[in-house]
The RNA shown here (FMN riboswitch aptamer (RFN element)) has 136 nucleotides and comes from Fructobacillus pseudoficulneus. RNAcentral holds the sequence, with entries from Rfam.
RNA sequence: UAAUAACUUCGGGGUCGGGUGAAAGUCCCAACCGGCGGUGAAGUAGCACGAUGCUAACGAGCCCGCGACCUGCGCAAGCAGUUGAUUUGGUUAAAAUCCAAAGCCGACCGUAAAGUCGGGUAUAAAGAAGUUUAAA
Numbered sequence: 001u002a003a004u005a006a007c008u009u010c011g012g013g014g015u016c017g018g019g020u021g022a023a024a025g026u027c028c029c030a031a032c033c034g035g036c037g038g039u040g041a042a043g044u045a046g047c048a049c050g051a052u053g054c055u056a057a058c059g060a061g062c063c064c065g066c067g068a069c070c071u072g073c074g075c076a077a078g079c080a081g082u083u084g085a086u087u088u089g090g091u092u093a094a095a096a097u098c099c100a101a102a103g104c105c106g107a108c109c110g111u112a113a114a115g116u117c118g119g120g121u122a123u124a125a126a127g128a129a130g131u132u133u134a135a136a
Base pairs, nucleotide, nucleotide: 001136005132006131007130008129009128010127017029018028019027031116032115033106034105035066036065037064038063044056045055046054047053061104062103070081071080072079073078086102087101088100089099090098108119109118110117
């Protein structure tokens, strides 16, 4: 330096305002939100400097993958399956990530039909950080 093993902590946001109605955060107008890993050219900071260079943190809901939910099997651990949504223009050597514009998406159960309310869930998990261990 650190394979491995054990443990600890952390680990999801959102209906302003109005319409109809007996009743709606569920319908209509409108508003608001964006888990985790990867990729990634803006911008920022530092260094270098002839330069389009180097380094760092950050950087995508709709690009790739994962989790959650759901289905099947299983006593269980778990395994398998399913699993939403983006275009146009600009810049450029290069952008589905930058800039601009216009769009689109969101499990199940309950209830006046729900991404946002209540519930399973003070759960679990993708993972993140840390402590101990210590093969080699």